RNA sequence: UGAGUAAAUCGCCUUAUCGCUACGUUUUAUACGUGGAGGAAAGUCUGAACACCAUAGUGCAACGCAGUGGUUAACAGCCACCGGCCGAAAGGUUAGGAAAAGUGCAACAGAAAGAAUGUACGGGUAAUGCCGUAGUGAAAUCAGGUAAACUCUGUGCGGUGCAAUGCCAUGUAUACCAGUGCUUGAAAGCGGCACGUUUGAUUGCUGGAGGGUAGGCAGCUAGAGUGUUUUGGUAACAAAGCACCGAGAUAAAUGAUAAGGGUCACGCCAAGGCGUGAUACAGAAUUCGGCUUAUAGAUUUACUUAAACA
RNA sequence: GGCGUCGUGGCCGAGUGGCUUAGGCACAGGUCUGCAAAACCUGCUACAGCGGUUCGAUUCCGCUCGACGCCU
Numbered sequence: 001u002g003a004g005u006a007a008a009u010c011g012c013c014u015u016a017u018c019g020c021u022a023c024g025u026u027u028u029a030u031a032c033g034u035g036g037a038g039g040a041a042a043g044u045c046u047g048a049a050c051a052c053c054a055u056a057g058u059g060c061a062a063c064g065c066a067g068u069g070g071u072u073a074a075c076a077g078c079c080a081c082c083g084g085c086c087g088a089a090a091g092g093u094u095a096g097g098a099a100a101a102g103u104g105c106a107a108c109a110g111a112a113a114g115a116a117u118g119u120a121c122g123g124g125u126a127a128u129g130c131c132g133u134a135g136u137g138a139a140a141u142c143a144g145g146u147a148a149a150c151u152c153u154g155u156g157c158g159g160u161g162c163a164a165u166g167c168c169a170u171g172u173a174u175a176c177c178a179g180u181g182c183u184u185g186a187a188a189g190c191g192g193c194a195c196g197u198u199u200g201a202u203u204g205c206u207g208g209a210g211g212g213u214a215g216g217c218a219g220c221u222a223g224a225g226u227g228u229u230u231u232g233g234u235a236a237c238a239a240a241g242c243a244c245c246g247a248g249a250u251a252a253a254u255g256a257u258a259a260g261g262g263u264c265a266c267g268c269c270a271a272g273g274c275g276u277g278a279u280a281c282a283g284a285a286u287u288c289g290g291c292u293u294a295u296a297g298a299u300u301u302a303c304u305u306a307a308a309c310a
Numbered sequence: 311g312g313c314g315u316c317g318u319g320g321c322c323g324a325g326u327g328g329c330u331u332a333g334g335c336a337c338a339g340g341u342c343u344g345c346a347a348a349a350c351c352u353g354c355u356a357c358a359g360c361g362g363u364u365c366g367a368u369u370c371c372g373c374u375c376g377a378c379g380c381c382u
Base pairs, nucleotide, nucleotide: 001306002305003304004303005302006301007300008299009298010297012261013260014259015258016257017256018255020036021035022034023033024032025031038281042292043291045290046289047288048287049286050161051160052159053158057195058194059193060192063156064155065154066153067081068080069079070078071077082096083094084093085092086091097152098151102150103149104146105145119134120133121132122131123130165218166217167216168215176208177207178206179205180204187199188198189197225244226243227242228241229240230239231238232237262279263278264277265276266275267274268273311381312380313379314378315377316376317375320335321334322333328365337353338352339351340350341349358374359373360372361371362370
């Protein structure tokens, strides 16, 4: 210098004017001050918190997971090691339990695809059994292959999701129709089934078809939180110390315009410089841990390999 | 915001791992007819996209995209 591998980070900035939203102060009109999207806020694929249904019961079914050990609130995540596959290497990737329990499947080709014992040639033998080679195929006799086929084994798992849930306000109809029930129990909790259990009818319950409301408050944001240092550990991670507080809207705010600058690409040019273009993916909605997917451009660190020079 | 179902030619729609993915409608050409319709013959066009498992994928698994439905 070229070609690569892995990990991590940033992901436009400043000023002015006009606006939006939350909170605070205030003379309740406005004014002023402070705060105001992300690494994925996305997909909703997973694991939890939280809330209600019984502090969530038993069995079966269904579903998830699958090497060994560790980590964690938990996990399908992460870390380390072993094995398989890919790569020259750094390294990447892995749905990696069981086919010595059973059932199924294997197109075409091939004699034969799992109850097969065969064809040709050669060897061997008294002869058969037997041994080797050939041909088809992804796979050809070996305790065969296939479980991202059923299944078996181990293990986990109750359901519904903040439109949960509680409260206030407003309004209304026990219209009507069908079915069914009132202790010999309808139906609900219980939304896969059964058992069990609790509640249970003087406005019962289920379905259809209607009437009304379409507002507010809480839940709501300080949390398994973020940064940094030290210690333990190969690592994931854990513990301790210090510092910090960074949206809470509800049809939904976080924006628009102008000027200057930064970065990148292209063109012109004697360095400097000038001109044009681009500046991504995207947009909180109860909150966290992960995974997956999208992302212009830029930066840092470690490592591998090839060539040259010293 | 949460939950669920689906995606096969221009349209409908069958296909549970195997040869070129049925069938109907539509469209194009031909036969028939004086001309058309009907009928008959022939043709055309597809597994939403990407990756994985497998000898082999529309089918099994994962991710993405799109459409539809339900919940206040």